[in-house]
């Protein structure tokens, strides 16, 4: 930096990624080449081969070769070219390998050694005589399987030993005393190689010391050689390093002791540093060498390829005995993700011997094997557009791969073929010569010959051809880069957050595309990012975190002035900080990575001179810090002791007489053996009302009637005294609420545990009635609490405002009061700061300083464990495995809530009149069924799509039969005159077969072309009421005509957001008014449109008829009329406008005038921002799936009507406010040609015949009912209802069985007002009466849409039940109860 908590936000906080690095592994995949690196694991185990030998110029020889000699040969002899074995000298403590032990002077820096030691080398100074006595080899007898070994002969030396000589060496009592040696080579040695004495040097060691080196305290004490001394002993060499005696010491919280891990460092990785991790390859120390322990030798070892012992392990063996150490170089076995070759060579570099030659040298230098790492090169360069073919996606038009390929022209790195080849070589070394060091056998220089490379091989020439050489990973975000197809919470993916359940940019594929590139990716691990351990550089009031409070140790830290000192502190010189590595800057391999050279750098440590501000330290001062003194004061401060009084229980008397208690009701329980009430008297334990108060005192926990003793602490004012005496406070002590324990008392009330009674599905509770420990004292113990301001203690400093508690000044002539002034003290608002933000703010959570205590996601767990305390409970101290991407705070919007204010609606109440019983209609579940076609599901599906299922409708509904380019549309190709209509045959029908049967239109004499139509066959397609309303779009329901929902600009806020839109009225209404950090506007609401209600104009036909005339049995029937009523056009009319009262002078309310009508007259269209993944894929349109001789299309039958049963909805009733018969009035609004049908006749009827009029204010439907009158009947399953069912008809249609309607006789069921529970309606409403109309051949219509007649009753209110608004509160909710 980013990604993850939240619907969003701020903050905390973890987890997670993006960067580098690795001695690495694994998986894909691979051209060369350079420099580097490669056994991290089992310090397991080891076959075999080399890894330390060499000197013959020490020495005595001659195994073997070699030459010489004598020999036919066997063999003998001699030499010393050479040389086995031996003695003897050096080397073998060096190279090289490993990290197992080691927390320690081991290692790193930095001193000390007057406490040492050095072979070999290099200097300086001497000296190297004169004898001895063995003993390996060898030769001769033995032992043993072997390794090995005896006894006797004899023999050299640079081996060993005695004499001498002795000084600068050592000791010394200062006189002295003591120690030494070897030769070699050579013709030839004072003179070269050596030997020996002493000094000195380099250069290496040995010891010591200060400083510095993990993690654990759930290790707190540890030491007897242990700390010192003094004597010895012992080493090169100080020491308790060892011994003896003497003293009790040394070590530790600055962490001894013990545990655990681990070689250290130069460094190396990461970091911006500070750190943080790490100690492969190089280079320095260190330790080890099968394990464990010992000395020997030697300068040097306690000795990787020595030696002794013990031990595991292995291997030989004749069973008596031996023999071995790869943590050298290769190898090999295990084990393990994993770590190569049993390779050349001493040419070089460097080591050991030797005078040298030269020999050893697995050090070491090459080379092999490994993309394991880092640099580097290549895989071609250039033209090439029809944007070729192929893929892929497509909107089907194209886009893309893509200048990519093809194709054409170059070109030749790398690799491959062949040849030549600089360099690493140093003239090293041998032979001759010359020179030089006085000589020389010894050293140097120079010349000429001669020789030395295991391995690599820049570079050059030729040769051939683009030929031989690209791939991982990854495309949801974080992170560069997206399509299509397949899969359907499957198969997988995945770092975190996630993706997958039929349209997946996240899985698998293909294509494309991004990042790297001879590699890509993953895994694992270490820095970063993480300030996520905070030194640099963080926290602690609610996020995780202040110890429950004081006192007080050891440490921290500390007032003002002076004067020394120089420890810290500062500059300055100087020594040392190996070297390699990092960094600069040259240089060398063509370049680079690698090398090489100078520098600078090591930020550290020592030693010096210097300063003296500050901190330390010594000294002596001071008073303000801090304590004392005096006077006065407030207080539930503590502790011990006596006293009150009210109350409440007991008991014991008196009165009294039936209940009393107790609860939302109740019951248990108490009471006629007298309860509750009420009086009196006793008794008895515990708490103290009222004063009481964000009043008081304590350190906290606490402290509350009164009095008395005792006793802590504050507070104010006087400034007398002491003179830094203080803060703090790890460990320690001490107090410490309630519960609880242990002993002993008390024990009224109350009261866990316990009974019982209720509540309840249940109720181990809430509510009652009881009741034990307990609560209360005394002595002890426990040590905890949300011990809270969830806020550690001190000091200072930083605006203020108001109310308290205790005291002191001051002012006024004094005195009380005020008023100001101050000191502590407790609250309360608020400035700036702070804070994530609640908030906090001289009582800090500001701004510093000092000292402690605590933090480091969540949960597991304050467990376990182990210590420690407790009589116990149980305290304190306290982890780990495992698991999740989070838990968290603050605040915001919202939902919600059996929160809380206001308000509103047929919400409820008031009322009417129903449903819910009954019958039957009808839609739905079910259950039947070959089907019983789908869809709709709380409200908001259920007389809903369907405003009309016998067929048809009608549908992947059943059962049969049939057709395939198809019932339809478009191109195209093809056939023929087949078309269209008609005939027949078969069939149930569809269809199939078979016959008859016309052409249009154009060239053009014409044959005949060509175009349309039609038709067979054929291709592209059509069609699909199949799926998915969870892919859609329109359209609809609902919340709901509820009053809301938002938006610019500003303002407030880190920010989600807030404000406007709150709050005070009013409204129906965010309607309007007022105040307002808020002004203003948009969508809604209102109005703007229709329809009714009054008037008024304009118009009169088909409507209408006062007046005039006419006519008639009657009737606007005609002339006429335009008054009216009415049509339908345009007008007015109502706006709180007037008036009065309220109200804030508004807004508005009330009442009232006038008006046809009054506060929105009344209905009605009109439905904000959303919400229900609400319904429709079967109105319609559409995307993607799916089906093509079927899921398409047609046809015949059935079915959708099916019935034991359940709900929804309507209709007829259950009767007299009524039935049924006569009689007779009054309407609106629609419809009418496929129609409406008058009069007239026929039927009881339904109808029928038959048709005037009418495309309609003209005719028709069309008698409107209820109402009114008169009459029956008289409460009854009734003359109530009117289901069912026979019988007779009518009509409609091809056709009424399944499955229509209506008529008319006849039949004449349940039902006598309907249980929980539940629905409309506030006025022309409800109720209750006809009437039309849409669909329609007919009809289930008692549905639904519309019409006007008749025409009530209530409403006091807003507690309640149901929804709704605002505004406020809580919240762990947001898929939102």
């Nucleotide at each position: 930096g980013a990604g993850u908590u939240u619907g969003a936000u701020c903050c905390u906080g973890g987890c997670u990624c993006a960067g580098a690095a690795u001695g690495a592994a694994c998986g894909u995949u691979g051209g060369c080449g350079g420099c580097g690196u490669g056994g991290a694991u089992u310090a397991g185990g080891c076959a075999u081969g080399c890894a330390a030998g060499u000197c013959g110029a020490g020495c005595g020889g001659a195994a073997a070769g070699g030459c010489c000699c004598c020999g036919c040969a066997a063999g003998g002899g001699g030499u010393a070219c050479u040389c086995g074995a031996g003695c003897g000298g050096c080397g073998u403590a060096a190279g090289g390998g490993a990290g197992a032990g080691u927390a320690a002077c081991g290692c790193g820096u930095g001193g000390a050694u007057u406490a040492u030691c050095u072979g070999c080398c290099c200097u300086c100074a001497g000296g190297c005589c004169c004898g001895g006595a063995a003993u390996a080899g060898c030769g001769g007898c033995g032992g043993g399987a072997a390794a090995c070994u005896g006894c006797a002969g004899g023999u050299a030396a640079u081996a060993c030993c005695g004499g001498a000589u002795a000084a600068u060496a050592u000791c010394u009592c200062c006189g002295g005393a003591u120690c030494a040696a070897a030769g070699g080579u050579g013709u030839g040695a004072u003179u070269c190689c050596g030997c020996u004495u002493g000094g000195g040097g380099a250069g290496g060691g040995g010891c010591c010391c200060g400083c510095g080196u993990c993690c654990u305290a759930u290790u707190a004490g540890c030491u007897u050689g242990u700390u010192g001394g003094u004597g010895g002993g012992g080493u090169a060499a100080u020491g308790g390093c060892c011994u003896a005696c003497c003293a009790a010491g040394g070590c530790a919280u600055c962490g001894a002791u013990g545990g655990g891990u681990a070689c250290c460092g130069g460094g190396c990785g990461u970091g911006a540093g500070a750190g943080c991790g790490u100690g492969a390859u190089c280079c320095g120390g260190c330790u080890c060498a099968c394990u464990g322990g010992g000395a020997c030798u030697g300068a040097g070892a306690c000795a990787c390829u020595g030696c002794c012992c013990a031990g595991a392990c292995a291997c030989c063996u004749a069973c008596g005995g031996g023999u071995g150490g790869c943590u050298g170089c290769a190898g090999u076995c295990g084990a393990g993700a994993a770590u190569c070759u049993u390779c050349g060579g001493c040419a070089a570099u460097g080591g050991g011997g030797g005078a040298a030659a030269c020999c050893c040298u697995g050090a070491c230098c090459g080379a092999g094997c490994g993309a394991c790492g880092c640099c580097g090169c290549g895989u071609g360069c250039g033209g090439g557009a029809u944007g070729a073919a192929g893929g892929c996606c497509u909107u089907c038009g194209g886009g893309u791969u893509g200048u990519a390929a093809a194709c054409c022209g170059c070109u030749g790195u790398c690799a491959g073929a062949g040849g030549g080849g600089a360099g690493g070589a140093a003239a090293u070394a041998u032979a001759u010569g010359a020179g030089g060091g006085c000589a020389a056998u010894c050293c140097c220089u120079c010349a000429u010959a001669u020789u030395u490379g295991a391995c690599c091989g820049a570079u050059c020439c030729u040769c051939a051809g683009a030929g031989g050489a690209a791939g991982g990973a990854c495309g949801g975000g974080c992170u560069a880069a997206g399509u299509u197809c397949g899969u359907g919470c499957c198969a997988g993916c995945a770092g975190c957050c996630g993706c997958g359940g039929u349209a997946a940019g996240a899985c698998g594929a293909a294509c494309c595309g991004u990042c790297c590139a001879a590699a890509c990716g993953u895994u694992a691990u270490u820095c970063g990012g993480a300030a996520u351990u905070a030194c640099u550089g963080g926290g602690c009031u609610u996020a995780a975190a202040g110890g429950g409070u004081g006192c007080g140790u050891a440490g921290g830290c500390g007032g003002c002035g002076c004067g020394g000192u120089a420890a810290g502190u500062u500059g300055g010189g100087u020594g040392u900080g190996a070297a390699a590595u990092c960094c600069c800057u040259c240089g060398g391999c063509u370049c680079a990575a690698c090398c090489g050279a100078g520098g600078a750098a090591u930020u550290g440590c020592g030693c010096u001179c210097a300063a003296u501000a500050c901190u330390g330290c010594c000294a002596g001062a001071c008073u303000u810090g801090a304590g004392g003194g005096a006077g006065a004061c407030a207080g539930a401060g503590g502790u011990g002791a006596g006293c009150g009084g009210a109350a409440c229980u007991u008991a014991g008397g008196g009165u009294g007489g039936a209940g009393c208690g107790g609860u939302g009701a109740a019951a248990u329980g108490c009471g006629u053996u007298g309860a509750u009430a009420u009086c009196c008297u006793a008794a008895g334990g515990a708490a103290c009302a009222c004063c009481a108060g964000u009043g008081g005192c304590g350190a906290a926990a606490g402290c509350g009637g009164c009095u008395c003793a005792c006793u802590g602490g504050g507070u104010c004012u006087c400034u007398u005294c002491u003179g830094a005496c203080g803060c703090u406070g790890a460990g320690g002590c001490a107090c410490g609420a309630a519960a609880g324990c242990u002993a002993g008392g008390g024990g009224a009330g109350c009261g866990a545990a316990c009974g019982g009674g209720a509540u309840u599905a249940g109720a181990u509770a809430c509510c009652c009635c009881g009741g034990u420990a307990g609560u209360c004292c005394u002595a002890g113990c426990c040590g905890u609490a949300a011990a809270c301001g969830a806020u550690g203690a001190g000091c200072a400093c930083u605006g203020g405002g108001u109310c308290g508690g205790a005291g002191g000044a001051u002012c006024c002539u004094c005195c009380a009061u005020a008023a100001u002034c101050u000191u502590c003290u407790g609250a309360u608002c608020g400035u700036a700061g702070c804070g994530a933000a609640a908030g906090u703010g001289u009582u800090a959570a500001g701004u510093g300083c000092u000292c402690c205590g605590c933090c480091u996601g969540g949960g597991g767990a304050g467990u376990a464990u182990g210590g420690u305390c407790g009589c116990a409970a149980g305290g304190c101290u306290g982890a780990a495995a495992c698991u999740c991407a989070a838990a968290g705070g603050a605040a915001u919007u919202g939902a919600c809530g059996g929160g809380g204010g206001c308000u509103c609606a047929c919400a409820c109440a008031a009322g009417c009149g129903g449903u819910g019983g009954a019958g039957g209609a009808u839609g739905u579940g079910g259950c039947u069924u070959a089907a019983u076609u789908c869809g709709a599901g709380g409200c908001u599906a259920c007389g809903c799509g369907a405003a009309g299922a016998a067929c048809c409708u009608u549908a992947u509904c059943c059962u049969g039969g049939c057709c395939u380019u198809g019932a339809c549309a478009u191109g195209c190709c093809u056939c023929u005159c087949u078309a269209a209509g008609u005939u027949g045959g078969u069939g149930a029908a569809a269809g199939c077969c078979a016959g008859c049967g016309a052409g249009u239109g154009g060239a053009g004499c014409a044959a005949u072309c060509c175009a349309c139509a039609a038709u067979u066959g054929g291709c592209a397609c059509a069609g699909g009421u199949g799926c998915u309303g969870c892919a859609u779009g329109g359209c609809u329901g609902u919340c709901g005509u509820c009053a809301g929902c938002u938006c610019g600009u500003g303002u407030c806020g880190u920010g989600a957001g807030a404000u406007g839109u709150c709050g005070g009225g009013u409204u129906a209404a965010g309607u309007c008014c007022c105040u307002u950090a808020a002004c203003g506007a948009g969508c809604g609401a209102a109005a703007c449109c229709c329809c009714u209600g009054u008037c008024c104009u304009u118009a009169g036909u088909u409507a209408c008829u006062a007046a005039c005339g006419g006519g008639u049995a009657a009737u606007g029937c005609c002339g006429a009329g335009g008054a009216c009523u009415u049509u339908a056009g345009g007008g007015a009319g109502a706006c709180u406008g007037c008036c009065g009262g309220u109200g804030u002078u508004a807004a508005a309310c009330c009442g009232g005038a006038g008006g046809a009508a009054g506060g929105u007259g009344g209905g009605g269209a009109c439905g904000a921002c959303g919400u229900c993944a609400a319904g429709u894929c079967c109105g319609c349109a559409u995307g993607g799936c799916c089906u093509u001789u079927a899921u398409g299309c047609c046809c015949a039958g059935g079915g959708c009507u099916g019935c034991a049963c359940a709900c929804g909805u309507g209709c007829u009733a259950c009767a007299a406010u009524g039935g049924c018969g006569g009689g007779u009035a009054c309407a609106g609004a629609a419809c009418g040609a496929c129609g409406c049908a008058a009069u007239a006749c026929c039927g009881c009827g339904a109808g029928g015949u038959g048709g005037a009029g009418c495309a309609a204010a003209u005719c028709g439907c069309u008698c409107a009912a209820a109402c009114c009158c008169c009459g029956c009947g008289c409460c009854a399953g009734u003359u109530c209802g009117g289901a069912u069912u026979g019988c007779a008809g009518g009509c409609u249609g091809c056709a009424a069985c399944u499955c229509g309607c209506c008529u008319g006789c006849a039949u004449g069921a349940a039902g006598c007002c309907g249980g929980a529970a539940u629905c409309g309606c506030u006025a022309g409403u409800a109720a209750u009466c006809g009437c039309g109309g849409a669909u329609c051949a007919g009809c289930u219509a008692c549905g639904c849409c519309g019409c006007g007649g008749u025409g009530a009753a209530u409403a006091c209110g807003u507690u309640c039940c149901u929804g709704a608004g605002c505004c406020u509160u809580g919240u762990a909710c947001a898929c939102a109860c």
The prediction has a mean pLDDT of 84. Predicted 3D model of a 1377-nucleotide RNA (small-subunit ribosomal RNA) from an uncultured prokaryote. RNAcentral holds the sequence, with entries from ENA.